The part of an RNA shown here (small-subunit ribosomal RNA, 3' major domain) has 475 nucleotides and comes from an uncultured bacterium.

Context: one part of a larger RNA
RNA sequence: UGACGGGGGCCCGCACAAGCGGAGGAACAUGUGGUUUAAUUCGAUGAUACGCGAGGAACCUUACCCGGGCUUGAAAGUUACUGACGAUUCUGGAAACAGGAUUUCCCUUCGGGGCAGGAAACUAGGUGCUGCAUGGUUGUCGUCAGCUCGUGCCGUGAGGUGUCGGGUUAAGUCCCAUAACGAGCGCAACCCCUACCGUUAGUUGCCAUCAGGUCAAGCUGGGCACUCUGGCGGGACUGCCGGUGUAAGCCGAGAGGAAGGUGGGGAUGACGUCAAAUCAGCACGGCCCUUACGUCCGGGGCUACACACGUGUUACAAUGGUAGGUACAGAGGGUCGCUACUCCGUGAGGAGAUGCCAAUCUCGAAAGCCUAUCUCAGUUCGGAUUGGAGGCUGAAACCCGCCUCCAUGAAGUUGGAUUCGCUAGUAAUCGCGCAUCAGCCAUGGCGCGGUGAAUACGUUCCCGGGCCUUGUACU
Numbered sequence: 001u002g003a004c005g006g007g008g009g010c011c012c013g014c015a016c017a018a019g020c021g022g023a024g025g026a027a028c029a030u031g032u033g034g035u036u037u038a039a040u041u042c043g044a045u046g047a048u049a050c051g052c053g054a055g056g057a058a059c060c061u062u063a064c065c066c067g068g069g070c071u072u073g074a075a076a077g078u079u080a081c082u083g084a085c086g087a088u089u090c091u092g093g094a095a096a097c098a099g100g101a102u103u104u105c106c107c108u109u110c111g112g113g114g115c116a117g118g119a120a121a122c123u124a125g126g127u128g129c130u131g132c133a134u135g136g137u138u139g140u141c142g143u144c145a146g147c148u149c150g151u152g153c154c155g156u157g158a159g160g161u162g163u164c165g166g167g168u169u170a171a172g173u174c175c176c177a178u179a180a181c182g183a184g185c186g187c188a189a190c191c192c193c194u195a196c197c198g199u200u201a202g203u204u205g206c207c208a209u210c211a212g213g214u215c216a217a218g219c220u221g222g223g224c225a226c227u228c229u230g231g232c233g234g235g236a237c238u239g240c241c242g243g244u245g246u247a248a249g250c251c252g253a254g255a256g257g258a259a260g261g262u263g264g265g266g267a268u269g270a271c272g273u274c275a276a277a278u279c280a281g282c283a284c285g286g287c288c289c290u291u292a293c294g295u296c297c298g299g300g301g302c303u304a305c306a307c308a309c310g311u312g313u314u315a316c317a318a319u320g321g322u323a324g325g326u327a328c329a330g331a332g333g334g335u336c337g338c339u340a341c342u343c344c345g346u347g348a349g350g351a352g353a354u355g356c357c358a359a360u361c362u363c364g365a366a367a368g369c370c371u372a373u374c375u376c377a378g379u380u381c382g383g384a385u386u387g388g389a390g391g392c393u394g395a396a397a398c399c400c401g402c403c404u405c406c407a408u409g410a411a412g413u414u415g416g417a418u419u420c421g422c423u424a425g426u427a428a429u430c431g432c433g434c435a436u437c438a439g440c441c442a443u444g445g446c447g448c449g450g451u452g453a454a455u456a457c458g459u460u461c462c463c464g465g466g467c468c469u470u471g472u473a474c475u
Stems, first nucleotide, its partner, number of pairs: 002474001003472003007469007015459002019422005026314008034305002042053002064300007077122003081117003086103007105114003125289002128287003134283002136278003139274001141272001146185006152161003165176003191266004196234007205224002210221003237260001240254001241252004316415001320374007332363003337356002341352004381412001386407007428451007
C1' cells in the first nucleotide's frame, strides 16, 4: 500500500421487513449427475454449470459404436495425357462402390481455351491434445462509482497528497473549504423506442362533407378534415412561484402542462478480479495421426433407466368445469408460400377455387360479457397411461415424429425443513406471433398486446456493495 476482522461510523440495493404469486409433495416435459451400454460423441460444474453451446438429433446433422469400402484421398490449385461429362439400362451389393451395353461435347483468330476424366508429384486432411502457450469473443463483481495520469508539494524510501473534510446527489453529481492545480477512462448528456403537439405527404382512414349504391358493407365517384402511417420540428430546463440554505441543493396534493424533477424503457459495461469459459464457431504456436486419430456408405447410438438434483408445464377445482351465444388487440409472417370462399369428413384433414411478392389479399385472439347446467364428490375436477381407428410431413415414422376421433381414465384434496421472483401498466393472469424448420418431441427461447392488483412502518437483523476510520503474527 492492500487484503481481512463473529472492529467502529455513514450510505445504498426486492438485501431484509410489508405484501402478492411460486418452487420443495403429484404426473409429465426438458437438462444434468449416476448407472448401464458396442456406443449411450464432446464441452459447461457454487454464486457466474444443469429448457446451457443446441434459433429444431428419424436418415442427414454426427463429432460416438458396429460392419462394408478408399488411400494424393470428400474439396481447391499447378503440370503432362485423354475426350467427353452426362443420360438410359443391365449385373453384383445393405449402400458406398465395382463392372458391362447403348447414346454423346462446346467455342476457336486453328496457336489454343472451356468442361470433364485421369497416372505421377508437390500441396491435403484431423470436432486428435494443450483455453495453464494464445488471438478474438463471453460470463461475473456491476450500470457498482469508481480507476488513474501530468506538473507541483510532502516522505531516506515503499508511497502519500490530489481522490481527504463539511454539505449534496442516482452518481468522484455538484458546491464550499483546501499544497495542491489541472486532465483522462468511467457517471451524465449526445443515439433508439414510447407518452403530447405542430408541420409536411396521402392507393390506410372517414361518411366528417357531396353524390351514387347495397340485405349489409368505404362498396363506388370524390375528398385529405379526423384517425393512422412515414419524414422534419417543438416540448421539460428545478425554467416560474413560495419556503429554506453561504452555495450546491432540498421541501410544497404550488402554478402551468400530455408529461416534473434522470417522465418510462432500451442500447451503452471504466482500471481490473476469478491462470473464470471457449483449441467443438472461427483463427493460431507447440505436440501427435498419415492404407489412419483422414475419408465414403449402411445400420445403430446421442431418445437407455434401480435412482438423485435443477428448470418448467398441467393440476389438485365453484373467483371453477362444461355447453350455447356474443365483443375487442398489437407485433409479426407469407410465392416450392399464406390462403378467402364452396363442397366432403365427427375431426385432424382432403378436393376444387380466388386473391396476394401484400398498410391493398391472407394467417388470426383468449381471458371477458350474456344465458344454461354441475353442487363439493377423487366429482361433469384432473388428465397421465394404455387399447383401437385414422390424418399429415417425408425415400423412410420399428428403435424414435406431430396431430385427430372413440374408449381407458393413474397420481394428485395445496405440498416438511428450506427456498425463488416481483415496487406499476410491475406481479399475477389470458391468448397471439416469429426464428430454427420437410415434419417435429416448443411445456423452451425471443417478442406482442388484453385484463390488471397488494404492500413498503422502517434499516435492528440476513446477503451483496460503496466511502472514511481502527486493529493485525497476512501481502